Source information:
Predicted 3D model of a 350-nucleotide part of an RNA (small-subunit ribosomal RNA, central domain) from an uncultured bacterium. The coordinates come from a structure-prediction model, not an experiment, and the mean pLDDT is 85.

Context: one part of a larger RNA
RNA sequence: UUGGGAGUCUAGCGCGCGUAGGCCGCCUUUUAAGUCUGAUGUGAAAGCCCACGGCACACCCGUGCACGGCCAUUGCAAACUGUCCAACUUGAGUGCAGAAGAGGAAAGUGGACUCCCAUGUGUAGCGGUGAAAUGCGCACAGAUAUGGAGGAACACCCCUGGCGAAAGCGACUUUCUGGGCUGUAACUGACACUGAUGUGCGAAAGCGUGGGGAUCACACAGGAUUAGAUACCCUGGUAGUCCACGCCGUAAACGAUGAGUGCUAAGUGUUAGGGGGUCUCCGCCCCUUAGUGCUGCCGCUAACGCAUUAUUCACUCCCCCUGGGGAGUACGACCGCCAGGUUGAUACUC
Numbered sequence: 001u002u003g004g005g006a007g008u009c010u011a012g013c014g015c016g017c018g019u020a021g022g023c024c025g026c027c028u029u030u031u032a033a034g035u036c037u038g039a040u041g042u043g044a045a046a047g048c049c050c051a052c053g054g055c056a057c058a059c060c061c062g063u064g065c066a067c068g069g070c071c072a073u074u075g076c077a078a079a080c081u082g083u084c085c086a087a088c089u090u091g092a093g094u095g096c097a098g099a100a101g102a103g104g105a106a107a108g109u110g111g112a113c114u115c116c117c118a119u120g121u122g123u124a125g126c127g128g129u130g131a132a133a134u135g136c137g138c139a140c141a142g143a144u145a146u147g148g149a150g151g152a153a154c155a156c157c158c159c160u161g162g163c164g165a166a167a168g169c170g171a172c173u174u175u176c177u178g179g180g181c182u183g184u185a186a187c188u189g190a191c192a193c194u195g196a197u198g199u200g201c202g203a204a205a206g207c208g209u210g211g212g213g214a215u216c217a218c219a220c221a222g223g224a225u226u227a228g229a230u231a232c233c234c235u236g237g238u239a240g241u242c243c244a245c246g247c248c249g250u251a252a253a254c255g256a257u258g259a260g261u262g263c264u265a266a267g268u269g270u271u272a273g274g275g276g277g278u279c280u281c282c283g284c285c286c287c288u289u290a291g292u293g294c295u296g297c298c299g300c301u302a303a304c305g306c307a308u309u310a311u312u313c314a315c316u317c318c319c320c321c322u323g324g325g326g327a328g329u330a331c332g333a334c335c336g337c338c339a340g341g342u343u344g345a346u347a348c349u350c
Base pairs, nucleotide, nucleotide: 004321005320007304008303012318014201015200016199017198021194022193025088031082033081034080035077037075038074039073040072041071042069050064051063052062053061054060091191092188093187094186095184096183097182098181103177104176105175106174107173108172109171110154116148117147118146119145120144121143125136126135162169163168206247207246208245209244210243211242216240220236221235222234223233258317259316260315261314262313266295267294268293269292270291271290272289273288274287275286276285277284278283299306300305323350324349325348332343333342334341335340
C1' cells in the first nucleotide's frame, strides 16, 4: 500500500469554524478534455502463448499467428464526467408571523444555612465513635434570644424535563447578545456537504500576579484501630476551593458509537409548535413538523445487543487500527513560567 476493520476485542481527533483538496440537485444549449469506437504508424531480435514443419521425444532451429501501450497522428459518437450558455426550485440561505428554553456576558438585589463577634438568660457539661480518646468548657462552653460581620452555594419548584458544538448551564430583576424550532412561501437561485495544514472554545486539578478567605479540605499534626497502620474512623488544619487578568490543553472529555444526505413494520409516553373534526368554550379524537424516551418486526451482529435518534440499506468526505510486552517510554523537534503536553521509535523478549 491492497484487503479487512473502528459500541464492548487494536482503532472515531474532546468539540466547533474554516483554507487547499475531494465531492455536488433539476432542465436546455455548446464543446469534445476524460470516455466509446475506427484507420495509420510504432511497439528490434530472442523469450512467453497458440499452431505448423525439420528429428521418435526433450532440446534446438525455422515459419506463421497472436500478445503487449496513461504511446503518437488523424477521423467519428455525444449517453455519462468535465467545459460553455440560458433557465428552474425541491437542497441551502434571507424575509415575515409565532411559541419555548438552567444558551452566553455584565450589573444589581434577596432569603435559608454554616462559622465568627457583641449582649441578655442560664449551668456543667459539650462534641465525637462500633466503643473511645485527642479537642472545646467555671477565664462561663454547649443550649436559647436579639443585633451585627463576612464569604460561598442557591432547598422546595425539579423532571423519564429544557438549552448548548462540546466542555457545560439551576434564586430573582434589569441591560446587551447567540442559536435552534413551528407556520408561511414574499426574495436569492446550487450559493451545498466534508475538511489535510490552520485557527478558536475546552471539566477538574495545577501554575503566575493581585484580591478574598465562610465552608469543605490534598499535605501535615494529634487521637484511635491494629501484630504493625506512614490507611480506612475521629479532632484539628495549610495550599486549594471563590473573584479579576494571564497560562495550561488534558479526562472513563462516554452514546466507549466522526459529520452530512436519502430510504426502510408497528405500538406507546413526553417537550415545543401547527392544522382539522366534535354546535361555541372546556374536554376528547384525528393528522403533521422538530426534539427526547421505552417496547418491538425486517435487517445487521461472534454474541450481548442495535433497531426511523441504527450497530439496517446506499452515497460523499475526514480521522484512526494492524500480535502481547518493552512504551505512550527513549531520542529529536515543536509548545509551556513550571508541572508537563503533542508527535513518537529501536534493540531485546514471548